[in-house]
Predicted 3D model of a 147-nucleotide RNA (SAM riboswitch aptamer (S box leader)) from Tenacibaculum platacis. The sequence is in RNAcentral, with records from ENA. The organism belongs to Tenacibaculum, within Bacteria. Its Rfam family is "SAM riboswitch aptamer (S box leader)". Rfam links the family to the GO term regulation of gene expression.
RNA sequence: UCGUUAUUAAGAAAGGUGGAGGGAAUAGACCCUGCGAAACCUUAGCAACCCUUUGUGAAGGCUGAACUUGUUUCAGUAUCGAACAAAGAAGGUGCUAAAUUCUACUGUACACACUGAACUUGUUUCAGUAUAACAGAGAGAUAACUC
Numbered sequence: 001u002c003g004u005u006a007u008u009a010a011g012a013a014a015g016g017u018g019g020a021g022g023g024a025a026u027a028g029a030c031c032c033u034g035c036g037a038a039a040c041c042u043u044a045g046c047a048a049c050c051c052u053u054u055g056u057g058a059a060g061g062c063u064g065a066a067c068u069u070g071u072u073u074c075a076g077u078a079u080c081g082a083a084c085a086a087a088g089a090a091g092g093u094g095c096u097a098a099a100u101u102c103u104a105c106u107g108u109a110c111a112c113a114c115u116g117a118a119c120u121u122g123u124u125u126c127a128g129u130a131u132a133a134c135a136g137a138g139a140g141a142u143a144a145c146u147c
Stems, first nucleotide, its partner, number of pairs: 003145006013043005021032003026104004044096003049092002051088006061077006067070001100139001105136004113129006119122001
């Protein structure tokens, strides 16, 4: 760097250096910021992906038995262990404003609104546009694995 899988509305900040931006990118919106942005360092914390422990334990392996002699059935067995559950936090990452701040693309689509049509002229009916909301996709982020 490419790809795969999982997660992405939970959670958790102080100090020092620094000195004007920041919230990934584009656009719009909305925020944070001289009561000090980004970045770096220190300490603390969150979480539980990797990890550790315990328990249950599929398939497969091994051993024995049965008779229907099979890719059979039953029983047993372990420094085997897919998966699941609980606990932990030493270590490897990550994270510590706001949902990944929100929207953008697709589908469904209430009310209101707007546009058009119809005739029964109405607080009418029908069609369309747009939209709250919901679901998904895409992009990004993080982890584990992979070339």